The part of an RNA shown here (large-subunit ribosomal RNA, domain VI) has 264 nucleotides and comes from a Candidatus Gastranaerophilales bacterium. Rfam family: Bacterial large subunit ribosomal RNA. The sequence was found in a public genome assembly.
Context: one part of a larger RNA
RNA sequence: CGUAGGAAAAUUGAGGAGAGCUGUUCCUAGUACGAGAGGACCGGAACGGACCUACCUCUGGUGUAUCUGUUGUCACGCCAGUGGCAGUGCAGAGUAGCUAUGUAGGGAAUGGAUAACCGCUGAAAGCAUCUAAGCGGGAAGCCAACUUCAAGAUGAGUUUUCCUGUUUUUAAAAAACUAAGAUCCCAGAAAGACUAUCUGGUUGAUAGGCUAGACGUGGAAGCAUAGUGAUAUGUUGAGCUGACUAGUACUAAUAGAUCGAGAG
Numbered sequence: 001c002g003u004a005g006g007a008a009a010a011u012u013g014a015g016g017a018g019a020g021c022u023g024u025u026c027c028u029a030g031u032a033c034g035a036g037a038g039g040a041c042c043g044g045a046a047c048g049g050a051c052c053u054a055c056c057u058c059u060g061g062u063g064u065a066u067c068u069g070u071u072g073u074c075a076c077g078c079c080a081g082u083g084g085c086a087g088u089g090c091a092g093a094g095u096a097g098c099u100a101u102g103u104a105g106g107g108a109a110u111g112g113a114u115a116a117c118c119g120c121u122g123a124a125a126g127c128a129u130c131u132a133a134g135c136g137g138g139a140a141g142c143c144a145a146c147u148u149c150a151a152g153a154u155g156a157g158u159u160u161u162c163c164u165g166u167u168u169u170u171a172a173a174a175a176a177c178u179a180a181g182a183u184c185c186c187a188g189a190a191a192g193a194c195u196a197u198c199u200g201g202u203u204g205a206u207a208g209g210c211u212a213g214a215c216g217u218g219g220a221a222g223c224a225u226a227g228u229g230a231u232a233u234g235u236u237g238a239g240c241u242g243a244c245u246a247g248u249a250c251u252a253a254u255a256g257a258u259c260g261a262g263a264g
Base pairs, nucleotide, nucleotide: 001152005163006162007161008160009159010158011157015149016148017147018146021049022048023047024046025045026044027043033038051106052105053104054103055102059100060099061098062097066093067092068091069090070089071086072085073084074083075082076081110144111143112142117137118136119135120134165177166176167175168174181259182258183257184256185201186200187199188198189197206252207251208250209248210247211246212245213244216240217239222235223234224233225232226231
């Protein structure tokens, strides 16, 4: 821009894409078969490999604004307690998120038309013949089925709901204020290069803060006691705690502006 008014939703599916793999063991059954050795079809079940998809409950990884320990040095006047720098100084753990080696799931089943091939009936050609007329069976393959995209499918589909007031002009055309609705703008994240998408914007829990909790770390500081002291114990599973879960308008989403119909 189009989809012959303007919107908000919900859909149909022309068409496209993806997937399609396979092993071992067991039962049937040591059966059929075979002198024996050996050893099935058909049918049923279990466990796997590779691949794909999703996710983070578990097992782990990472986790440079979490917690703790610790070395050197500097600073806060000193002690104590802290902070800076040294690859995050080094080391031990570790939330969210992201992840695989972790956890789930998948290939199927089914139907249709067939290939090679196997048949029925059957002439040409008194026989024979699956074929010439006719009718069956038959594959990991084909078409559906499964997952997904999809009306720019210009053949532009369908359904529901909402708005269809007014002004300039004699009218038409054109223009303007608006309606439903949308955007700008702002707070953001399940989204993200930007954009888009999504959640919200006071009739509000969108982010921050605060409160409570979870998770993590592992026993704060101060004081007291014991010890000459290093240190230990008690107060105390303490103190601290990024991203997690709730609650709470304390802070910020204020105020406002713009676009947006005139069918037949």